Context: one part of a larger RNA
Molecule: small-subunit ribosomal RNA, central domain
Organism: metagenome
């Protein structure tokens, strides 16, 4: 390198947008660039392979002919790929009318709790565990009832329920915006699919700067437990957690399963549209479409299991794998304020 793989064995970039490239629907013409036939030139000698020969054989040697995948030239095919011109509507995309959604951005508002303060009532405990204890209370605490502050998340609905491309979204209401389905079949005619670089999104935790800072809570301090107990339990509690702006760019970023089209038994459930058929209406039925579950045929799989939302049968891009450890280190570049991140060995050694 062929050649085989990538749900658990090594292997899908976390996730999108889109450049270059690859590939890429029907129909006619031309064309002949790849295809392809024939024809011809060239494909040095030597070697290889047939056939005569020469050393007493062989090796080796001399003559001869064959073969050479390949390139250029000329001719002609024209189905296929390509290239031109033109046409189609079944991919795509427009438009119309209708739908569903914690899809995003802001601003503005509410209500339950938890803390605190500040008043009443009230008296000796309260808290907290396995059982204590550190804590807090007679300077009146837990409990309770009013009145205030402040932040932070939003019970019930709620749902293998709904939106997003991933991260990921959940109290009302306003703005302002993305994205998707369903029906019409008017329009536009392939405009399309992937995607190496590139860019842009990215959960917590973490870094900068200014703000907030109830509640929880790394570090951290005490009580407990034990042989210790740098822990598990309990009582503090600091960065954080939250807002803004700017960074960081990881994850078990998972469905450990790239994406895009077609095909290839069925049951059952569930959301969001549309038809039809009945009916006073709802409801129920039947059909479709578009998600999102379970359970299965055939297929597949090393087995577990996958099965129309494939892990089945195809095709097209794209990433990635190649015995463990060394090691996702080391160096170097490149980014980053760091912390680090990204790219990425090899010596040894089994």
């Nucleotide at each position: 390198c062929u050649g085989g793989g990538c749900g658990u064995a090594a292997a899908g970039c976390g996730c999108g947008u889109g450049u270059a490239g690859g590939c890429g629907g029907u129909u006619u013409g031309c064309u002949a660039a790849g295809u392809c036939a024939g024809g011809u030139g060239u494909g040095a000698a030597a070697u290889c392979c047939c056939c005569c020969g020469g050393c007493u054989c062989a090796a080796c040697c001399g003559g001869g002919g064959a073969a050479g995948u390949g390139c250029g030239c000329c001719u002609g095919a024209a189905a296929c790929u390509g290239g031109u011109a033109g046409g189609c509507u079944u991919g795509a995309g427009u438009a119309u009318c209708g739908g569903a959604g914690a899809g995003g951005a802001a601003a503005g508002g509410g209500g339950a709790a938890u803390u605190c303060c500040c008043g009443g009532u009230g008296u000796a405990g309260a808290g907290g565990u396995g059982a204590a204890a550190u804590u807090c209370g007679u300077a009146g605490a837990u409990a309770u009832c009013g009145g205030g502050a402040g932040g932070a998340a939003c019970a019930c609905c709620g749902g293998c329920g709904g939106c997003g491309a991933a991260g990921g979204c959940g109290c009302c209401u306003u703005u302002c915006u993305g994205g998707u389905c369903g029906a019409u079949a008017a329009c536009u005619g392939a405009c399309g699919c992937u995607g190496a670089g590139a860019c842009g999104c990215g959960a917590a935790a973490g870094c900068g700067u200014g703000g907030g800072g109830a509640g929880c809570a790394a570090a951290c301090a005490g009580g407990a437990u034990u042989a210790g107990a740098u822990a598990c339990c309990c009582u503090g509690g600091u960065a954080g957690u939250c807002c803004a702006c700017g960074c960081c760019g990881u994850a078990a970023a998972c469905g450990a399963u790239g994406g895009g089209u077609g095909c290839u038994a069925g049951g059952u459930g569930u959301u969001g549209g549309a038809g039809g058929c009945u009916u006073u209406a709802a409801c129920a039925c039947c059909u479709u479409c578009a998600g999102u579950g379970c359970c299965g045929u055939a297929g597949c799989u090393a087995a577990c299991g996958c099965a129309u939302u494939a892990a089945g049968c195809a095709c097209c891009c794209c990433g990635c794998c190649u015995g463990g450890g060394a090691a996702g280190u080391a160096c170097g570049g490149c980014c980053g304020c760091a912390a680090g991140g990204c790219u990425a060995a090899a010596a040894c050694u089994c």